This is a predicted complex of two RNAs, RNase P RNA and transfer RNA, with 452 nucleotides together. Model confidence (mean pLDDT): 78 of 100.
RNA sequence: GCGGAUGGCUGGAUGGCCGCGGCUGAGCAAUCAGGCGAGGAAAGUCCGGACUCCACAAGGCAACGGUGCCGGGUAACGCCCGGCGGGGGCAACCCCAGGGAAAGCGCCACAGAAAACAAACCGCCCAGCAGGUCUGGGUCAGGAUGAAACGGUGGGGUAAGAGCCCACCGCGCGGCUGGCAACAGAAGCGGCACGGCAAGCCCCACCGGGAGCAAUGCCAAAUAGGGACUUCGCGGGGCUUGCCCCAGGGCCGCCUUGGUCCAGAGGUCCGGGUUGGCAGCUUGAGGCGUCUGGUAACAGGCGUCCUAGAGGAAUGGUCAUCAAAGGCGGGGCAACCCGCCGGCACAAAAUCCGGCUUAUAGGCCAUCCGCGCAA
RNA sequence: GCCCCCGUAGCUCAACUGGAAAGAGCAACGGCCCGCUAAGCUGAAGGUUGCUGGUUCGAGUCCAGCCGGGGGCACCA
Numbered sequence: 001g002c003g004g005a006u007g008g009c010u011g012g013a014u015g016g017c018c019g020c021g022g023c024u025g026a027g028c029a030a031u032c033a034g035g036c037g038a039g040g041a042a043a044g045u046c047c048g049g050a051c052u053c054c055a056c057a058a059g060g061c062a063a064c065g066g067u068g069c070c071g072g073g074u075a076a077c078g079c080c081c082g083g084c085g086g087g088g089g090c091a092a093c094c095c096c097a098g099g100g101a102a103a104g105c106g107c108c109a110c111a112g113a114a115a116a117c118a119a120a121c122c123g124c125c126c127a128g129c130a131g132g133u134c135u136g137g138g139u140c141a142g143g144a145u146g147a148a149a150c151g152g153u154g155g156g157g158u159a160a161g162a163g164c165c166c167a168c169c170g171c172g173c174g175g176c177u178g179g180c181a182a183c184a185g186a187a188g189c190g191g192c193a194c195g196g197c198a199a200g201c202c203c204c205a206c207c208g209g210g211a212g213c214a215a216u217g218c219c220a221a222a223u224a225g226g227g228a229c230u231u232c233g234c235g236g237g238g239c240u241u242g243c244c245c246c247a248g249g250g251c252c253g254c255c256u257u258g259g260u261c262c263a264g265a266g267g268u269c270c271g272g273g274u275u276g277g278c279a280g281c282u283u284g285a286g287g288c289g290u291c292u293g294g295u296a297a298c299a300g301g302c303g304u305c306c307u308a309g310a311g312g313a314a315u316g317g318u319c320a321u322c323a324a325a326g327g328c329g330g331g332g333c334a335a336c337c338c339g340c341c342g343g344c345a346c347a348a349a350a351u352c353c354g355g356c357u358u359a360u361a362g363g364c365c366a367u368c369c370g371c372g373c374a375a
Numbered sequence: 376g377c378c379c380c381c382g383u384a385g386c387u388c389a390a391c392u393g394g395a396a397a398g399a400g401c402a403a404c405g406g407c408c409c410g411c412u413a414a415g416c417u418g419a420a421g422g423u424u425g426c427u428g429g430u431u432c433g434a435g436u437c438c439a440g441c442c443g444g445g446g447g448c449a450c451c452a
Base pairs, nucleotide, nucleotide: 001371002370003369004368005367006366007365008364009363010362012322013321014320015319016318017317018316020037021036023034024033025032026031039346043357044356046355047354048353049352050351051212052211053210054209057257058256059255060254061253064208065207066206067205068204069083070082071081072080073079084098085096086095087094088093099203100202104201105200106197107196108195121143122142123139124138125137126136127135128134129132151169152168153167154166155165156164170192171190172189173188176185177184178183216279217278218277219276226270227269228268229267230266231265232264235246236245237244238243239242248262249261250260251259252258272451273450274449286305287304288303289302290301291300292299293298326341327340328339329338330337331336376448377447378446379445380444381443382442385401386400387399388398394432404418405417406416407415425441426440427439428438429437
């Protein structure tokens, strides 16, 4: 210098005028003054929570949904960090829905002899006589098909072959060593028993009540306090007349223990009214700096800061000045100087947080890798 | 703001448990018929299965992320 990898940052500043939404103060009021006013994603609404209401007796089981190597972090997570295994890259580094296919069921089209407790189409070998386009047997080493053909390579062996035997590799088994673990390592044993698919059903482990701020609570106003359909349900006795006893039934997903109700309770639709106010509503798992612990995610201590809370929805327009990078041209050995361009993207809160994903013009910083050149 | 559903030819729909080359009706186009047109008969064409990626030998179908469209949700009695 060129090419690349990872992590992070920025995505204008100041002032004038006009305008918008809250807040505070002044004023009888009109109005005036002061101060505040979007993002890294505010987005998609894909996960996890806080908060509120509804439901909710406990234990077990079932159903449904989700997650899925191991350890840690966290309020929690499907997120993050560190490791393990597999794959890609010369490397920095990146990617992986990464439990179980020897519990069971299912599927594997076409082609092919055969697609899964097996099986002989061609070929090879042996035997037979009827001597052939034959029959029977052996053989999966070779051919052909396919995404995939029932361990691979080499040697021995054999009629031809074959884990039939041997060596190495792969695979499996039980212990040993190291590691918290996933897993790794060396030795031994086994001749191979176990094809793939679980983002097919399923099995195993773990997690999970439902709804969402248009939740919810309070105040005020108005109306025809209405109608139709529908679900469940209304037992007996005693008396002191609102209590008791007996039995039954309903509900709590099911079971056990238990609870509760037995009289109205509830649902859907049509019709009617209102389109107001207050709370929830922003100080919070908060930001920044620094120290300590930890490889890190993160945790803890101390200091400091308060920064939209509107609510059908404001945060805008214009002018002036300055300007960052960055690009082009010229001068100069160089540091640098001069002129011109440039001054832009994605997009905008709506109860609030932690993540993920997606969009984003132009740039900047740090660390690292490969190649080339020079010393 | 929150919740739910859908996307296959120009339109309306199929495609069973993943299986080859995605079918059908209508419309549009060509031909026949007719003096001409409509109707009728007949022929051929027409598809990025919304897009991108993944799982799989193989995806319209399974999974994830985007894009587009549609619907519902206020309070009182």